[in-house]
Molecule: Bacterial RNase P class A
Organism: Acidimicrobiaceae bacterium
């Protein structure tokens, strides 16, 4: 100086001026209602004005995870049905956050992980390959041993060929994956078939850690695995619906009971009949209205518009290299009960901290 990691913040400022919504006072209007000594007084809400104060984010958004809060349902228990899954803390609780382990990536700050359990048990694996679930030989390699044919021999022993029977899995060649890996040994060819070293798995032991897990040593030739976002086991959670939840006042017309009618009866209760009426009473649920509801806060939804300066990106001219002039353009995005967390957008900037790489000293 270049390239990056990670972590916070801010997201236009001042000033006029026109607007919007809540609330407090206050004026005016029109009215209900009480009480009056008929002049008015008191109160209630409702509508206009003035003045004063308050008025949107970092995501106010997706409505995804989870809690408050209201309602309904519910003895306990277990089934089936979801969900969550390394530890370990942290919270009211979450699938959130913190420090961690392992695993993967990155030269490196550092990122990312859908991270129990595949010796309880069923399953699955296309294609391509000889073989893919108690493995297997295609082209290879051998062919010791048996068989055959040859040469030599009186004859066998020997020597040679084929690869028939047979042996093997080095090496090639397929796939995501083919039963460790290099190397010597050893073989007819070969193989952990034998050794050294490395990996890995198992059982012990011993240090370190709350834990996940980790660090070193022995033994054993023990050396096939995936996939559980197949199905399942295994551990813990987990009733539903949601401010249009739910609540409290409540008309006018209607509607159901009641009281006053009339029938059966000596009389009570009970039936039945009343199409009617009643300044009666009494009950539900509707309009409307309050609360819920918050120091913004409605329920057609307020927080905004323009002009000037100034700040920031940028395009053009000019130019005495300090500028000056015009002009363009500052994002995503709007609380509807509250919270805590996630997840998505986001013009443009600002900080701190840490890596690499180059160059100087």
């Nucleotide at each position: 100086u270049g390239a990056g990691u990670c972590g916070g913040c801010c997201g236009g400022g001042u000033g006029g001026u026109c607007g919007c919504g809540g609330c407090g006072c206050u004026c005016g209007c029109a009215g209900a209602c009480a009480c009056u000594u008929a002049g008015g007084u008191g109160c209630c809400g409702g509508c206009g004005g003035a003045c004063g104060u308050c008025g949107a984010g970092g995501a106010a958004g997706g409505u995804c995870g989870g809690g408050g809060c209201u309602c309904c349902a519910c003895a306990g228990a277990g089934c089936a049905g979801g969900g969550u899954g390394c530890u370990g803390g942290c919270u009211a609780a979450c699938g959130g956050c913190c420090a961690g382990u392992c695993g993967g990536g990155g030269u490196g700050a550092c990122c990312c992980g859908c991270a129990g359990g595949a010796c309880a048990g069923u399953g699955c694996a296309a294609c391509a390959g000889a073989a893919a679930g108690c493995a297997g030989a295609c082209c290879g390699c051998c062919g010791a041993u048996g068989g055959c044919c040859c040469g030599c021999u009186u004859a066998u022993a020997c020597g040679g060929g084929c690869u028939c029977a047979g042996g093997c899995a080095a090496g090639g060649g397929u796939g995501a994956a083919a039963c460790g890996g290099u190397g010597c040994g050893g073989u007819a060819a070969g193989a952990g078939c034998g050794c050294a070293c490395c990996a890995g798995c198992a059982u012990c032991c011993g240090g370190g850690g709350u834990g996940a897990c980790u660090c070193g040593g022995a033994u054993g030739g023990c050396u096939c695995g995936g996939c559980a976002a197949a199905c399942c086991c295994c551990a813990c959670c987990c009733g539903g619906a949601g401010c249009a939840a739910g609540g409290c006042c409540a008309a006018g017309c209607g509607u159901g009971g009641g009281a006053c009618g009339g029938g059966c009866u000596g009389c009570u209760c009970g039936c039945c009949c009343a199409a009617u009426g009643u300044c009666c009473c009494c009950a539900g649920g509707u309009a409307g209205g309050c609360c819920g509801c918050g120091u913004a806060g409605a329920u057609g939804g307020a927080u905004g518009g323009c002009c000037a300066c100034c700040c920031c990106c940028u395009g053009g001219c000019c130019c005495u290299c300090g500028g000056g002039c015009c002009g363009g353009g500052g994002a995503c995005a709007g609380a509807a009960c509250c919270c805590c967390g996630c997840c998505u957008a986001c013009a443009g900037g600002c900080c701190g901290a840490c890596u690499c790489a180059c160059c100087g000293c």